[in-house]
């Protein structure tokens, strides 16, 4: 000193990529802003400037005097002081000029430059160096000039040009002179080479400013020559220091050499001659890009990035050369000369250079005053005073930043108003917030006081030895500035924003919108109840700032040295050899390059760590210290690497002797098919296919028989088998070639290993060139399937296939796994040696080539001595998907095309193993009226009915595959009623408070369609009696209503998978986990129903019982029900006395359990025309629907949360529609007839209903039904007649004595009213229709069929429907291959809205 988070999926683990959070900025922009203090401010056009400013100074060098100021002298005017004019360098100064010295400093930019530019260490024995400073020597003569003035004269200017005079610290020259320079020669020391250094004799050339100043002291100050110092600087090398290989070769002064010029100096730095070298895969060269560092940023660190602000270097100065002068420059504010640009001009010529400070245009998102001062630091020049200094210190402007300070504190609740929001007479929140009290007083206003930066220099005094030096008093010197600071007063006064509130990420509700409008960093919000848009109200994060955006580091172990991979995720090169290079066996000795300690030198200051200190704290500034992980130098050690030498045998090669293969090259052989040719036998077909055609054949196929020919492949052998480096190799036999392997242990002595570029090889198709072609066979042609069918199938049929030289270089060239070495439990096979044997077997053995697992390992699957384990070394490759292995360049190729390889765009993923559903025209097992076997219908006909359609003013709404359609409706003529027209009401039709009036009810008139409106009569009760209660009537008020939408906001309740046999669950257990096991297997059942087995035991919801009911029998009651016996009676009937035996009724039990035999079976169970038994393997039925699906249906049965409407969408009356009709569909009735229609006669139920009602008996009347009139609130009375059957007659196969629609006429009944629009009778008409196409629905026994009763609903009734009742009574099931639905088990998968999924391409 190391945090992670969200995002692929129905869920999981992984691999991977995109996003977030954090810091930072010379930033900017958008809202908002009170103060100080310290920083920092043109990243963009090295673009272009106006105007001022940025370098001048010495008069103590000099000539001199324009301008100032002072004497002096003349001259006017004045009485005079004194004006004024003039002369005079005489003083103080001094503009211009001679000389010096500076100007190369400071100051500004980042064009250039990939370089010794720069950093960092050396090195000049190959160099200079004004001023300072140290000691040493001198310092005598002489000269000739010029500038300034001043005089001409040219020009528009800028500025030239001539002539007069004249001076110096300007100049020349001469002498003097050495530790200087060169030359010879000696003597000595030294170096890594050339060489160097020091003494030492000798001879040559070079010099002065004898200046200035002065207190007159050579005082000071300056020249001159040498040697050293210091400073600066130049030059010269080691290692550092950008991208690109789609830039691979590049270089003639080029590389070196002798010479000689040049330069302060080494050098090709330049030239002349010789040589032909010299850089490069450890990237030259060329292209883009870039000042470098010290450091900042960020990060744990390594690193990545960045180099503005300060500090050292460099490099430039309009562009682009060029040199002068100087110690120093090829000079920012100096020249010259060549270009662009701008001015000024008399057109002839001239001027200029902000990347210096300001400032201006401009570009740009975007960067500032035309300030003050030389008082501090420095700097330049001078003895000095002092001048100069846009260097510097200051102030101005900017929230750019960094840091700091305020915007008040306490106390106040009836928790105030108002906003907000709820479960709303009200709570809850803003919120102690406010108002109010009290307190402070920073800040701000006004007033005072008022530092420190200030010592030097100078000047004037002391004090020490010597008038000068040092040193100490005093005195002058202050830009910012009356500034910080500090005291006094007043009074809380003057001073809050800004983002965000789905997750990630701290914060929530309510209106508005309604896939609009918008938001969004990712992942996503928004399509009527958005915490995600806009607004509110509230909250949360920050603060004088907050947010956004741009950039960077980080999170990213997502370029991985620290520190990652390659079987499936991206990614092992098709394989071999083999140069470089990288690694590399034992052991001995030596070295000291790496290594590793110690000591030195350096590593600039700031910077950043620590300790301290100074501004009030803090940024912010001081000092110390630590560090700076580098570089150089020495000294040491010698284990490991590496070099040198030796030895060695295990590694790796050789030798000998055996053995083995489809290993490779070339020759020669064979036979069996196939095809053709010829001839023979021989007749209609042949061939092909699901099925066919199309081809062949009577000119004789096909078959079948000899006999020749062509080519190409090698059957059985044959295998999880064997060789090869890989592609790859297959009859049989010979030559040649190479290889592996074993035993032997005989030799060499590490010779090894990998291997970038290179060379070789390297399947199939493919190209070339000549051969060869039988047999398949791309293309190609035709039959055929099809919706098409450029395809699967067939017939044909040409390139190829086959050979020999040549190219070509790719494949799922896979083991999707590079090579070599080394370690690391087992079990079992196979090849091929050896070794003992008998050939079986057996081995402690070597090499190969399977299988299954320990341990590790992996995301998982799996791998596991053949490793994807533990490890060494080398080569290759990989960094989201997509674009795309594409474009472009380049290389190779005859061509095809290989080889190498990107970007722009765009997505948030892509993409790997596993799970767990659902799927599959995948499998295996099983079940259902699923299929088949039968029996009856549908679908064709009228009709009834419900939907669609379609019409209408409405034809109210709703249900629509199975799961809507005789369905919500168990009944529309009004009403129902929701719809249409049309007239009314508006607190409303209906309920509930309060007031006031009054009785209401009732009669009765007018209008009207009706509701309604208007009016006239009549007029109370009870009680606890000013009053109150029933009731009506009614203005207001609170409240209503609402068959309006939204079933996709819901609650109930249903349908369907399905009465299918499944759904889970706790605890163990197995996975990293999603999950999984339990629920799988083996059996068995209707059944997840038992039974074995078993990492599972165990438990719940379902099954099954338990409930009803019905099928038997006991028992206990017998009334309205029964009547055997007994007795009364009647035309007759349990009618009546009795009776409880029977039926029956309705209460309680009883039976049925695979219990018993017998078989097969462990065991559950299962078989039996098994016994018993009414009844047998769930006895027949009915209730009862598991976790769930299908956002299924109902907001119109009911509830109910949101929107909606209020003189209307509410509500009330009249009429009308819901009953419409060209036509489609579903469900049904009745039938197309003799197993039946008519007549007549006769016989046996059950279930239920009846008082506004069932209605006997009797009359009427062909009948529906009237009238009249008994029982019955019902085991009593009534509907009540059952019909099918049964017996007798008839009809006689026909559109009928079969159907019975449709109309006509008259009745009936119900009800205010049967016109739109009920039923029901008679009479009378008599349509369709002759058994129904494709396709289709119910049924397994008291069941299909079929036959009639009976309720609900209701005034009545479209009921032919629903719901039940009982009568009469079949046929069939061989089986489970198909169809449909479904259960378990497995299997694949790129689906999970789940196959009605997912997805390609084309075109819009």
């Nucleotide at each position: 000193u190391u945090a992670g988070a969200g995002u692929u999926u129905g869920a999981u683990c992984c691999u991977g990529g995109c996003u977030c959070a954090g810091g930072a900025u010379g930033a900017a922009c958008g809202c908002u802003a009170g103060c100080g203090a310290c920083a920092g401010g043109c990243u963009u056009a090295a673009c272009a400037c106006a105007u001022g400013c940025a370098a001048g100074u010495c008069g103590a060098g000099g000539g001199g005097c324009a301008g100032c100021g002072a004497g002096a002298g003349g001259g006017u005017a004045g009485c005079a002081a004194u004006a004024c004019c003039u002369u005079u360098g005489u003083c103080g100064g001094c503009g211009a000029c001679c000389g010096g010295c500076g100007c190369a400093c400071g100051g500004g930019u980042g064009c250039g430059u990939a370089a010794c530019a720069c950093g960092u260490a050396u090195g000049c024995a190959a160099c200079c160096u004004a001023c300072c400073u140290c000691a040493g020597a001198c310092a005598g003569g002489g000269g000739g000039a010029u500038a300034a003035u001043c005089c001409g004269u040219u020009g528009a200017a800028a500025g030239g040009c001539g002539g007069u005079c004249u001076a110096a610290u300007a100049c020349c020259u001469c002498a003097u002179a050495a530790u200087a320079c060169a030359g010879u020669g000696g003597u000595u020391c030294u170096g890594c080479a050339u060489g160097g250094g020091a003494c030492u004799a000798u001879u040559u050339g070079u010099u002065a400013a004898a200046g200035a100043u002065u207190u007159c002291g050579a005082u000071u100050c300056g020249u001159u020559c040498a040697a050293g110092g210091a400073u600066g600087g130049g030059u010269a090398u080691g290692c550092g220091u950008g991208a690109c290989a789609u830039u691979a070769g590049g270089u003639a002064g080029u590389u070196g050499g002798u010479g000689a010029g040049g330069u302060a100096a080494a050098g090709g730095c330049u030239c002349a001659c010789c040589a032909a070298g010299c850089c490069c895969g450890u990237g030259a060269u060329g292209u883009c890009u870039a000042g470098g560092g010290g450091a900042a940023c960020u990060g744990a660190g390594a690193g990545g990035u960045u180099u503005g602000u300060c500090c050292c270097c460099c490099a430039c100065a309009c562009u682009g050369g060029u040199a002068c002068u100087g110690a120093g420059a090829c000079a920012c504010g100096g020249a010259c000369c060549a270009g662009a640009c701008u001015c000024c001009u008399a057109c002839g010529g001239g001027a200029g250079g902000c990347a210096g400070c300001a400032g201006u245009g401009a570009g740009g998102a975007a960067u500032c005053u035309u300030g003050g001062u030389c008082a501090a630091u420095g700097g330049g020049c001078g003895c000095a005073a002092g001048c100069c200094u846009g260097a510097a210190c200051c102030a101005g402007c900017c929230a750019u930043g960094c840091c700091g300070c305020g915007u008040g504190c306490a106390g106040g609740a009836u928790g105030a108003c108002g906003g907000c929001u709820c479960u709303a007479a009200g709570a809850g929140u803003u919120g102690u917030a406010a108002a109010c009290u009290g307190c402070u007083u920073u800040u701000a206003u006004a007033c005072g006081u008022g530092a420190g930066u200030a010592a030097c220099c100078g000047c004037g005094g002391g004090u020490a030895c010597g008038u000068g030096u040092a040193c100490c008093c005093g005195c002058c010197u202050g830009c910012a500035a009356g500034u910080a600071a500090c005291g006094u007063a007043u009074g809380a006064a003057u001073a809050a924003g800004g983002a965000u509130c789905g997750g990630c990420u701290a914060a929530c509700u309510c209106c508005g919108u309604g896939c609009c409008a918008g938001c969004a960093g990712c992942c996503g919000c928004g399509g009527u109840a958005a915490u995600a848009c806009g607004g509110a109200g509230g909250a949360u994060c920050c603060a004088a700032g907050c947010g956004u955006u741009a950039u960077u580091c980080g999170g990213a172990u997502u370029u991985a040295u620290u520190g990652g991979g390659u079987u499936u995720a991206a990614a092992g090169g098709g394989u071999g050899c083999g140069c470089a290079g990288g690694c590399g066996g034992a052991u001995u000795g030596u070295u000291a390059a790496g290594u590793u300690a110690g000591u030195c030198g350096u590593a600039a200051a700031a910077u950043c760590g620590u300790a301290g200190g100074g501004c009030u704290c803090a940024a912010c500034c001081c000092u110390a210290u630590a560090g700076c992980c580098g570089c150089g130098a020495u000294u040491a050690a010698a284990a490991c690497u590496g070099g040198c030498a030796g030895u060695c045998u295990g590694g790796a090669g050789a030798u000998c002797a055996g053995u083995u293969g489809c290993a490779g090259a070339g020759g020669g052989c064979g036979g069996a098919a196939u095809g053709u040719g010829u001839a023979g036998u021989g007749u209609a077909g042949c061939g092909g296919u699901g099925a066919a055609a199309u081809g062949c054949u009577u000119a004789g196929a096909u078959a079948u028989u000899a006999c020749a020919c062509a080519g190409a492949a090698c059957a059985c052998c044959g295998a999880u088998u064997g060789c090869g480096a890989a592609g790859g190799c297959a009859g049989c036999u010979c030559u040649c070639u190479a290889a592996a392997c074993u035993g032997a242990u005989u030799c060499u002595g590490a010779c090894g290993c990998u291997g970038a570029g290179g060379c070789a090889c390297g399947a199939a198709a493919g190209c070339g060139u000549g051969g060869g072609g039988a047999g398949c066979a791309a293309a190609c042609a035709g039959g055929a399937u099809u919706a098409g069918a450029u395809a699967c199938c067939c017939u044909g049929g040409u390139a190829g296939u086959c050979c020999a030289c040549g190219c070509a270089g790719u494949a799922a060239a896979c083991g999707a796994u590079g090579a070599u070495a080394a370690c690391u439990c087992g079990c079992u096979g196979c090849c091929g040696g050896c070794g003992a044997u008998a050939c079986a077997c057996c081995g402690u053995u070597c090499g190969g080539u399977g299988g299954c697992c320990a341990a590790g390992c992996g995301a998982a699957a799996g791998c596991g001595a053949u490793a994807a384990g533990u490890u060494a070394u080398c080569c290759a490759c990989c960094u989201g998907g997509g674009g795309a292995g594409u474009a472009c360049g380049u290389u190779c190729g005859c061509a095809a095309g290989a080889a190498u390889g990107a970007a722009a765009c765009u997505c948030a993923a892509a993409g790997g193993a596993a799970u767990u559903g659902a799927c599959g025209g995948g499998g295996g097992c099983c079940c259902g009226c699923a299929c088949a076997a039968g029996c009856g219908g549908a679908g064709g006909a009228a009709c009834a009915u419900g939907u669609g359609g379609u019409u209408u003013a409405a034809u109210u709404c709703g249900a629509u595959g199975a799961u809507a359609c005789g369905c919500g409706a168990g009944g529309a003529a009004c009403c129902u009623u929701a719809c249409c027209c049309g007239g009314g009401c508006u607190u409303g039709a209906a309920a509930g408070u309060u007031a006031g009036c009054g009785a209401c009810c009732g009669u009765c008139c007018c209008u009207g369609a009706a509701a309604g409106g208007g009016g006239a009569c009549u007029u109370c009760u009870c009680u606890u009696u000013u009053a109150g209660a029933g009731c009506g009537c009614g203005a207001a008020a609170c409240u209503a209503g609402g068959u309006g939408c939204u079933g996709c906001a819901u609650g109930g309740u249903u349908g369907u998978c399905g009465u299918c046999a499944g759904c889970u669950c706790g605890u163990g257990c197995c996975g990293u986990g999603a999950g999984g096991u339990g629920u799988c297997g083996g059996g068995u059942u209707a059944a997840g129903u038992c039974c074995c087995a078993u990492a599972a035991c165990g438990a719940g919801c379902g099954c099954a019982a338990c409930c009803c009911u019905u099928a038997u029998c006991c028992u206990u009651a017998g009334u309205u029900g029964c009547c055997a016996g007994c007795a009364u009676g009647u035309a007759a009937u349990g009618a009546u006395g009795g009776g409880g035996a029977c039926u029956c009724u309705a209460g309680g039990g009883a039976g049925a359990c695979u219990g018993c035999c017998g078989g097969u079976g462990c065991a559950a169970a299962c078989c039996g025309u098994g016994a018993g038994g009414a009844a047998g393997g769930u006895g027949g039925g009915g209730a009862u629907g598991a976790c769930g699906u299908c956002a299924a249906a109902u907001c119109a049965g009911c509830a109910c949360g949101g929107c909606c409407c209020u003189u209307a969408u509410g509500u009330c009356c009249g009429g009308g529609g819901c009953g419409a009709c060209a036509c489609a569909c579903g469900u049904g009735u009745u039938a197309c007839a003799a197993u039946g229609g008519a007549a007549g006669a006769u016989a046996c139920a059950a279930u239920g209903a009846g008082c506004a009602g069932c209605c006997a008996a009797g009359u009427g009347g062909u009948g529906a039904u009237a009238c009249c009139g008994a029982g019955c609130u019902a085991a009593u009375c009534u509907c009540a007649a059952a019909a099918a059957a049964u017996c007798u007659c008839u009809c006689u196969c026909a559109g009928u004595u079969c159907g019975g629609a449709u109309u006509g006429c008259a009745g009936g009944c119900u009800g205010a009213a049967a016109c739109u629009c009920g039923c029901c009778u008679g009479c009378a008409u008599g349509a369709a229709g002759u058994u129904g196409g494709a396709u289709u629905c119910g049924c397994u026994a008291g069941u299909a069929a079929u036959c009639g009763c009976a309720c609900a609903u209701c005034a009545g009734c479209c009921a032919u429907g629903g719901u039940g009742c009982g009568g009469u009574g079949a046929a069939u099931a061989c089986g489970u291959u198909c169809c449909c639905g479904g259960g378990c088990c497995u299997u694949g998968c790129a689906c999970a809205c789940a196959c009605c999924g997912c997805c390609c391409g084309u075109c819009a």